[in-house]
Context: one part of a larger RNA
Molecule: small-subunit ribosomal RNA, 5' domain
Organism: uncultured bacterium
Formats: sequence, C1' cells, structure tokens
RNA sequence: GGAUGAACGCUGGCGGCGUGCUUAACACAUGCAAAGUCGAACGGACUUUACUUAUUAGAUCUUUUCGGAGUGACGAUUUGUAAAGUUAGUGGCGGACGGGUGAGUAACGCGUGGGUAACCUGCCCAUUACUGGGGGACAACAGUUAGAAAUGACUGCUAAUACCGCAUAAGCGCACAGGACCGCAUGGUCUAGUGUGAAAAACUGAGGUGGUAAUGGAUGGACCCGCGUCUGAUUAGCUAGUUGGUAAGGUAACGGCUUACCAAGGCGACGAUCAGUAGCCGGACUGAGAGGUUGAACGGCCACAUUGGGACUGAGACACGGCCCAGACUCCUACGGGAGGCAGCAGUGGGGGAUAUUGCACAAUGGGCGCAAGCCUGAUGCAGCAAUGCCGCGUGAGGGAAGAAGGUCUUCGGAUUGUAAACCUCUGUCCUCAGUGACGAAACAAAUGACGGUAGCUUAGGAGGAAGCCACGGCUAACUACGUGCCAGCAGCCGCGGUAAUACGUAGGUGGCGAGCGUUAUCC
Repeated sequence: GGAUGAACGCUGGCGGCGUGCUUAACACAUGCAAAGUCGAACGGACUUUACUUAUUAGAUCUUUUCGGAGUGACGAUUUGUAAAGUUAGUGGCGGACGGGUGAGUAACGCGUGGGUAACCUGCCCAUUACUGGGGGACAACAGUUAGAAAUGACUGCUAAUACCGCAUAAGCGCACAGGACCGCAUGGUCUAGUGUGAAAAACUGAGGUGGUAAUGGAUGGACCCGCGUCUGAUUAGCUAGUUGGUAAGGUAACGGCUUACCAAGGCGACGAUCAGUAGCCGGACUGAGAGGUUGAACGGCCACAUUGGGACUGAGACACGGCCCAGACUCCUACGGGAGGCAGCAGUGGGGGAUAUUGCACAAUGGGCGCAAGCCUGAUGCAGCAAUGCCGCGUGAGGGAAGAAGGUCUUCGGAUUGUAAACCUCUGUCCUCAGUGACGAAACAAAUGACGGUAGCUUAGGAGGAAGCCACGGCUAACUACGUGCCAGCAGCCGCGGUAAUACGUAGGUGGCGAGCGUUAUCC
C1' cells in the first nucleotide's frame, strides 16, 4: 500500500447492487416450511338440485242422503335414479428433489485423467409385441369393547389401477450343445437349434390417458485404477480377515464384502503405524511474477440431521420435518403409560467484540401431484432492518474588498482566518407537495402484478433540510500561542514531558480523506 462475512470510537443526506451468528453441530416457546396432490384408480359418507316411490296433512274444486266420497296446489318425511360438489379411508405418484450446516473425515473424501469383458437407472424419448379369463381378502363402515390419553382389540359387510392364481410369450432370463469373428485370463459379439421360466389394469368428458414384457437412447447413480492433496520421528515398527489362494454365500455389480479350509504372507525412512489439525475444489485476497494466505457469499462434490446402532419401503434412503431399539434432555399423565427433536424460514434464551423481520406473494422462474381447471411450495420473487461493502449523486453556482465585524497571533506597524461571510444575480440534482404512471404478462382469445401508486415523467415551492473525522517532532503532507512542569499525559518505531514543549491538554491556523474518518484484529 492492498484486502476483510469484520468489530470498536466519533460522525452521518440520498440512491443502485451485493452482503449480514466467523462464537455454543448449545437448548429451543409459537407459527409456517410436502399431515403434498390425484374423485378421469376405488367403495362409502355428506351437501345441493332435478326427476321419481310412498306416507302424512288436507287449502281449493266437484258431488251429496250432510255421515261422507272423489280430486289434490304448496309443504314435511321418505324410496330410487341422475347431475354438480366436498372428502375420513383404500390405492397411485411425490415425501431420496428443493432448503440447512461443516460436527466428523488426511480418505479414492476431493481434484484431475482413465476404466467397468464387473453394474443399476422411477419419470422422459424412440421402437417391437401384448393388454385374455378368474379368485379370495383388508380398510372405510356397522356393532361390541380396553384406555386419562396416545392408541388399540374382537365380530360382521364391501370396492378397486390394492392382492393372488390361470392362460398366452414376438422378444427376454436360465440350462444344454453347435458355428463364425474378436479379445488382456476368467471371456465378449453375432447367429441357426432343443428344453425350461416369468407379464399385465383399467379409467374416460370418446378426444385421449394408462398397464405389461423387451431393446435402444437420454438422465442420474454405483464401483475400480494412475497422479496430486497439512504438521509432527521428542510417534519406528504396524497388521490375524491381517496378505494371497480354493470353494460357497451375498450384492445391481467386482472384491476378505462374509464364512469354511489351505498357505504365511502384506505395509514401512520414497515415512507405515500413532498423534495433532482440517470438509475438498472452481475460485478469492495479495504479489511484477514465482509464490504466500484463504475456501464467507455464488457454483460443483462429499458428509451430517439431539447422541449411538439398525433395518423396512422403494427405481433411488439405511431417509433433516419416516420407522424400530438404546442413551441424555424436555414436556403431558388419572402413575398404568405416552409425546418431542429449528445444522428449514422467521423468532427466543444462552455464548460472544459481533451479525437482521415471529413481514408480503405464489404475479414471475423452478419443483411435486393432476388430462385439465387447479392445489401445494419460508425454493423463489419481493419488501423490512444494518454506512456492513462497492459504485454513483448531493450538501449549491456565478459575482462580491469597506479586504467588514468577531477570533487568533503581533515587533502594536500590522498579519491571518478571507471571496470566506454579508450582499447581488441564478439554478433545482437530492428534498417537499400535487398530477400522471409503467416494463416485468408469457402460454388462441380473455383474465392474471406480491413488489407498488414503486421506478420513471410533468408542474409548483424555496438555498431552504444535508459535514465530519484524523493528523500537524522525524519517518510523513501540515505551526504558532497559552496551560502544565519527568506531573498530568503521549507513543507504530526513534522517543517527548524535570519553567519559553511545533511531540502532553486547549485554542487559532494548516494538511489529508470525505458520508465517512480513525483505531483494533487478521492475511499478502
């Protein structure tokens, strides 16, 4: 000198764009964040409307022997059907994305370059072949019942794109045995054959939307390898599933991944093991570069979700707002038993030098579900707070010498503050008031804006409302007076202060930067 997720002191007008718990991966009240969505998968239940069945009631009308008989509006209840709608449950898809954090991890975790003749892939795209025919349940519901609750138990009924057999099998899997070609061993590709095995689901608004099997693609993931990736030898030896083989199991798949048996190997001064520290990278800061430091924000990867362990479901998890067990903690309880997990967005306590609103909206972009309408979305878009950073603008411009007054200094002559002010003439950025008023909106048309009556534009008003901070001995730009008297104090280094201190304190003046200026901390 530059830099910062900064903090502190003094000061503080506006706008644009960023950024904002670096500490306790400490504990969390409350609300919200996927208890999302689909009625075009399903049976119920409920609401409304229309028609309909029956009952009640009996206005009106007709008739009368005055007892009654017939007809029967509007109501009420009710049977069934249809339409529109709502949804507790079954079922499907999504809750593995998005969002957070950096505790752990020195590792194929990350970066980079390869490999899989050792792999998987829901939704999506293309192609091929199918979508036939049956069955039995379980919720919901009804009844009974246990419990304070959370939550159940028993009996009975029922539907499906839920579940289970059967049929079919182009292609596919497995086994057998041929041929051709290829390869780095096990093998791979293509091709004719025999045997054998496994599928499916319908809905409809009639346009479509689905379901099953298979191949290829795309996307996403899994695994393996070369190289690189902090410090310590005041850590020198480490290792028994350890190293290799055979066989079996397991996995989507290779593999001591696991098990049995056999062999005795494997790693290490090219630093094993142990200990400490740490998420890694694109990048960022600095530097002429080499390098050094760093990994906030944004993007990629990884890991974690109160602590430890486990699996289930699923295309995908060993799953932040799923399940089970154990621990600690908090809460409810009728003491028998239950409930919870902000390192999501706000917010609270605590810690700290220190870090914001319990805001608005799904209008846009994107995501989930749905044929769609649409619903959900603290992702996101916005607004609020903070000079926390960068950038831009303003606090006026021109004229104005009696060089006014006042202040300060003085050799008492004057010098300086200083064109500075006053005063004159203007301007209107920002500001205030009023008017107008967007782009962002696209998807046939129409409709649709949280931000926001915001930005912008126009008129009016009036210099009015807007300057401080640090320094002035040398380094280092900028000096005098007074006070103090090794005191009070200053200080980055050298050093100032003991009676004329340009170094302390105040004042005047001056220098520097300027809505900031200094100090502290850290890095180059």